[in-house]
Context: one part of a larger RNA
RNA sequence: UGCUGGCUAAGGAACUCGGCAAAUUGGCACCGUAACUUCGGGAGAAGGUGUGCCUCCAUUACGUAAAGGGCCUCGCGCCUGGAGCGGACGGGGGUUGCAGUGAAAUGGGGGUUGCGACUGUUUACUAAAAACACAGGACUCUGCGAACUCGUAAGAGGACGUAUAGGGUCUGACGCCUGCCCGGUGCUGGAAGGUUAAGGGGAGAUGUUAGCCUUCGGGCGAAGCUUCGAACUGAAGCCCCAGUAAACGGCGGCCGUAACUAUAACGGUCCUAAGGUAGCGAAAUUCCUUGUCGGGUAAGUUCCGACCUGCACGAAUGGCGUAACGACAUCCCCACUGUCUCGGCCAGCAACUCA
Repeated sequence: UGCUGGCUAAGGAACUCGGCAAAUUGGCACCGUAACUUCGGGAGAAGGUGUGCCUCCAUUACGUAAAGGGCCUCGCGCCUGGAGCGGACGGGGGUUGCAGUGAAAUGGGGGUUGCGACUGUUUACUAAAAACACAGGACUCUGCGAACUCGUAAGAGGACGUAUAGGGUCUGACGCCUGCCCGGUGCUGGAAGGUUAAGGGGAGAUGUUAGCCUUCGGGCGAAGCUUCGAACUGAAGCCCCAGUAAACGGCGGCCGUAACUAUAACGGUCCUAAGGUAGCGAAAUUCCUUGUCGGGUAAGUUCCGACCUGCACGAAUGGCGUAACGACAUCCCCACUGUCUCGGCCAGCAACUCA
């Protein structure tokens, strides 16, 4: 010096990103316990008091139960009987130490807000969480050889189930609710019209040549075969017409106006499919920003309550609340402490020096 422990005057978070770490608390019994609440809880809330030993009540209550006695269907029987043994709780009195759950094991507590309802699950080896899951809610598919999944198939799962069932997607207890937009994309339905493949169809055309013509160079050319091939016909799809947002998603701008000022219930105008409703709001969302006001502090970029100018909240990519719960996150208070002012001492083990 390091590690692991023990103690520490006065102060008591001044430490620090942050009370991290440590300390405090602690068992049992009794008293006593707030807001809030889904009436279960919250709650061991909080906060107090007691705790050893001896003796008396006490031959205590209670437990166990021998001998003896009685009965009979005779036994490892029944009834009676109480010797002996064990033995509290509680109350009275006394006694003792600094200290009586005398060591050890054995909750620190309270308040506020955010997030997630909850118990659970997770990154085996840096993340345990506000992430995942979850009961509950909704939409949608599926009529059974179901949908869907695996497999080339056979076949299997689904399910030896049958719409109060099974699959998929979203949301996430509970309470109050969940507004407007179907123009785009998707899905569902529609079938009149337009477009549209192979196929059908075959107008017409190409090549070839029996034959014919010939100025012998060549030309014309039936049938057959061959190769192209127009019209017409031809499904779904797409176009089209509707519906549908707890489908993917979206939810405006400018100007003016009230008898102080300010503001604008009101008016005008442009655009849109429709222009954000309720609720919430400097928020896990607010850039400007340490917004402004209030609270808490002597002093507060954090925190809590308000305001609303929402850069860029908003309603199942759910909105707002919410008791209980949380090794979650934030702020405050009490207790407590070597975290600190600011160090010191001690022990063990290392390291180091010497032998």
A computed fold for a 355-nucleotide part of an RNA from a bioreactor sludge metagenome, annotated as large-subunit ribosomal RNA, domain IV.
The coordinates come from a structure-prediction model, not an experiment, and the mean pLDDT is 89.
Its Rfam family is "Bacterial large subunit ribosomal RNA".